[in-house]
């Protein structure tokens, strides 16, 4: 650093809908689970941190530590004021 799984970042309901994935079409293509594009349904932990497993790359040492998540309503927790 990449992929998969798990955990944490307090929670519930409703709404909108981007990306990804699914489905139905168009175009290109010999073809493809190929490329591109339109529509429909679904969709607000897809992000960050940590753990485990498996890859890739790098490698000198040391130190510190979290920050976020559309809109509306509600619940919970903490603080302040009345």
């Nucleotide at each position: 650093u990449c992929c998969g799984c798990c955990g944490a970042g307090g929670g519930g309901c409703g709404c909108u809908g981007c990306a990804a994935g699914u489905c139905c079409g168009g175009u290109c293509g010999c073809a493809a689970g190929g490329a591109u594009u339109g529509g429909a349904a679904u969709c607000a932990g897809g992000c960050u941190c940590g753990g485990c497993g498996g890859g890739a790359a790098u490698u000198u040492c040391g130190u510190c530590a979290a920050a976020c998540g559309g809109c509306g309503c509600c619940c919970g927790c903490a603080g302040c004021a009345a």
Molecule: SAH (S-adenosyl-L-homocysteine) riboswitch aptamer
Organism: Ahniella affigens